Large-subunit ribosomal RNA, domain II from a Gemmatimonadota bacterium, 688 nucleotides, folded computationally. The coordinates come from a structure-prediction model, not an experiment, and the mean pLDDT is 85. It was read from a public genome assembly.
[in-house]
Context: one part of a larger RNA
RNA sequence: UCCGGCGAGUUGUUCCUCAGUAGCGAGGUUAAGCCGUUCAGCGGCGGAGCCGAAGCGAAAGCGAGUCUUAACUGGGCGUAAAGUUGCUGGGGACAGACCCGAAACCAGAGUGAUCUAUCCAUGGCCAGGUUGAAGCGAGGGUAAUGCUUCGUGGAGGACCGAACCGUUGUGGGUUGAAAACUGCUCGGAUGAGCUGUGGAUAGGGGUGAAAGGCCAAUCAAACCUGGAGAUAGCUGGUUCUCCCCGAAAGAUAUUUAGGUAUCGCCUCUGAGUGUAGACUGCGGGAGGUAGAGCACUGGAAGGGCUAGGGCCCUAAACCGGGUACCAACCCCUACUAAACUCCGAAUGCCCGUUAGUUGGUCUCAGGGAGGAAGUGCACGUGCGAUAAUGUUCGUGCGCGAGAGGGAAAGAGCCCAGACCUUCAGCUAAGGUCCCCAAGUGCUAGCUAAGUGACAAAGGUGGUGGAUUUGCGCAGACCAAUGGGAGGAUGGCUUAGCAGCACCCAUCCUUGAAAGAGUGCGUAAUAGCUCACCAGUCAAGCGGAUCUGCGCCGAUAAUGGUCGGGACUCAAGUUAGCCACCGAAGCUAAGGCUGCGCGCAUCUGCGCGCGGGGUAGGGGAGCGUUGCCUGAGCCGUGAAGCGGGGCCGGAAGGCUACCCGUGGAGCGCAGGCAAGUGAGAAUGCCGGA
Numbered sequence: 001u002c003c004g005g006c007g008a009g010u011u012g013u014u015c016c017u018c019a020g021u022a023g024c025g026a027g028g029u030u031a032a033g034c035c036g037u038u039c040a041g042c043g044g045c046g047g048a049g050c051c052g053a054a055g056c057g058a059a060a061g062c063g064a065g066u067c068u069u070a071a072c073u074g075g076g077c078g079u080a081a082a083g084u085u086g087c088u089g090g091g092g093a094c095a096g097a098c099c100c101g102a103a104a105c106c107a108g109a110g111u112g113a114u115c116u117a118u119c120c121a122u123g124g125c126c127a128g129g130u131u132g133a134a135g136c137g138a139g140g141g142u143a144a145u146g147c148u149u150c151g152u153g154g155a156g157g158a159c160c161g162a163a164c165c166g167u168u169g170u171g172g173g174u175u176g177a178a179a180a181c182u183g184c185u186c187g188g189a190u191g192a193g194c195u196g197u198g199g200a201u202a203g204g205g206g207u208g209a210a211a212g213g214c215c216a217a218u219c220a221a222a223c224c225u226g227g228a229g230a231u232a233g234c235u236g237g238u239u240c241u242c243c244c245c246g247a248a249a250g251a252u253a254u255u256u257a258g259g260u261a262u263c264g265c266c267u268c269u270g271a272g273u274g275u276a277g278a279c280u281g282c283g284g285g286a287g288g289u290a291g292a293g294c295a296c297u298g299g300a301a302g303g304g305c306u307a308g309g310g311c312c313c314u315a316a317a318c319c320g321g322g323u324a325c326c327a328a329c330c331c332c333u334a335c336u337a338a339a340c341u342c343c344g345a346a347u348g349c350c351c352g353u354u355a356g357u358u359g360g361u362c363u364c365a366g367g368g369a370g371g372a373a374g375u376g377c378a379c380g381u382g383c384g385a386u387a388a389u390g391u392u393c394g395u396g397c398g399c400g401a402g403a404g405g406g407a408a409a410g411a412g413c414c415c416a417g418a419c420c421u422u423c424a425g426c427u428a429a430g431g432u433c434c435c436c437a438a439g440u441g442c443u444a445g446c447u448a449a450g451u452g453a454c455a456a457a458g459g460u461g462g463u464g465g466a467u468u469u470g471c472g473c474a475g476a477c478c479a480a481u482g483g484g485a486g487g488a489u490g491g492c493u494u495a496g497c498a499g500c501a502c503c504c505a506u507c508c509u510u511g512a513a514a515g516a517g518u519g520c521g522u523a524a525u526a527g528c529u530c531a532c533c534a535g536u537c538a539a540g541c542g543g544a545u546c547u548g549c550g551c552c553g554a555u556a557a558u559g560g561u562c563g564g565g566a567c568u569c570a571a572g573u574u575a576g577c578c579a580c581c582g583a584a585g586c587u588a589a590g591g592c593u594g595c596g597c598g599c600a601u602c603u604g605c606g607c608g609c610g611g612g613g614u615a616g617g618g619g620a621g622c623g624u625u626g627c628c629u630g631a632g633c634c635g636u637g638a639a640g641c642g643g644g645g646c647c648g649g650a651a652g653g654c655u656a657c658c659c660g661u662g663g664a665g666c667g668c669a670g671g672c673a674a675g676u677g678a679g680a681a682u683g684c685c686g687g688a
Base pairs, nucleotide, nucleotide: 001688002687003686004685005684006683011095012094013093015092016091017090018089019088020087021086022085023084024083027051028050029049033045034044035043036042037041055062056061065077066076067075068074098237099236101234105227106226107225108224110223111222117201118200119199120198121197122196123195124194125193126191128160129159130158131156135152136151137150138149139148140147164188165187166186169184170183171182172181203219205215206214207213240621241620242619243618244617245616251262252261253260254259265370266368267367268366269365270364271363272362277358278357279356280355281353282352283351284350285349291343292341293340297337298336299335301333302332303331304330306327308326309325310323311322312321313320374399375398376397377396378395379394380393382391383390404415405414406413419591420590421589422588424587425586426585430581431580432579433565434564435563439578441577442576443575444574445573446572452567458552459551460550462549463548464547465546466545467544468543469542470541471540479536481534482533483532485509486508487507490504491503515530519528520527592611593610594609595608596607597606598605599604622677624674625673626672627671628670629669630668632666633665640661641660642659643658644657645654646653647652
């Protein structure tokens, strides 16, 4: 992992509530117990008790009323609608209460120190080598000691190093040879040493040279059994089928936030009035948003006018004068605000209504829920950075719970809402060269960048279109040719500066034209050139603005991309047109089913409208085991098992179906009762 079997809403209660059903009904019903009997049953007796038939008040009490009050013209609760007892079912309460699951807590004259910790008693063990303490002896020395030399001696939690005890580093091992090992290396090795045997200490207790270590592979409280099915607002699992409807992820509250209660939203039943609901139209209303504005409250710029202040001058003082300083009020110009408003929409909202459309619309009561973690997109806001698949609200649509087509691929985008069948048709979004269904379609442009097939500020004499303005046959623009002068080297400055370092001025003359000079150049001159002018030539030449499509800007880590191939008067792009393809949409044809209506009537026919669906509500069925009643099958072969065939809308079935196996029971109809349906629970047991 697979196969087989087992495996989860049950049972109890004189309990509560609702629906269905049955009995009786202003009543309904018995409990214990007793009697009878065909005896786990049934029949009868038993009216105690319970519920109902009257309420109100704290109560006395009164009573279709009563309480409040001194008393209600009042107000509160009642009066005007039948209950009750069984049974079945939905839900609840109390019980383990759908099943499995803790870590833990407590109890016991409970079990453990054969592991390990410490202790007690009694034994055992430590190759070999080294060092050489005290003491003692002899010599030297001293007044005598101390002292000193040599020897002797053999001390030590002394040294080196096997056994033994340990385990420092590292390699291997890591489904191991091993639930702690192995190779090399390393520490202690006469000691606080190691070790055998016997014994002691026990669970909030022991023992601990202390690590919360160890107490039998278990220790921040051992193990076993019990309380015990502890509790688990948590996770997982929860078993056959079809039909109808179909949510929510809001609000409020919460020792509350992943729980729960009430409401909103779903479903079922009953009732209501007969259209109350929704949308559109029409009529009437409230409002302070968008926008706008500056009249208020604030913010904020420039100017004018000019209080108050600063500074300067003047001054004994008061005055006075000046001001490119600060600046109130007022005026002008131009602004600004979620918590500003002199104004002020569109929508939306409320009310009404003759109308139209629609309707599993509306209201009330009751039974059952689920849900109360949402999420993307568009629009309007806050927070954030006018960031986030960010976060908080509002409105709408989707997903959630929605399949199908498109977007290469894709929960939330675009199209479109799947009852079933069909080798029929039409369309939507999107497409029509090939992959790939359908145009290598038509008309007129644009693009040359493979732009198309990511991107900004900014740049662009790329190219198309439009507008405007200037020059031009009295010759423009371009080109080459010629001229481009004089006063004078303007003045200043400077070593020098002559058009051309810097500063100032920038005139006059000749002339067709020529700057007190556009750039290069020189030490300064010189030289080249430009502006400007002429002739030659001959027809258009410049500037500006708007706009279409391009170009540059353009850098990311494994090999590149429009989905790919490939595409250039296109298969790109703009505008227009025709045709076609294209979905579970629509149509056609047949069938099933829910609801409504009609007709028939005894289970049909016709018409109309519906049938995506998670949680969930409701309805109808299939199958398993046993029991009751009835009628049956079976050695001429029951059940079970293997294979085939057939039938039904599904679960399923075989109604006289076939073959094999098997060898004794079995199913059908109508009822009843459940240990009643498995693929999942790191499920349990067995097998492969």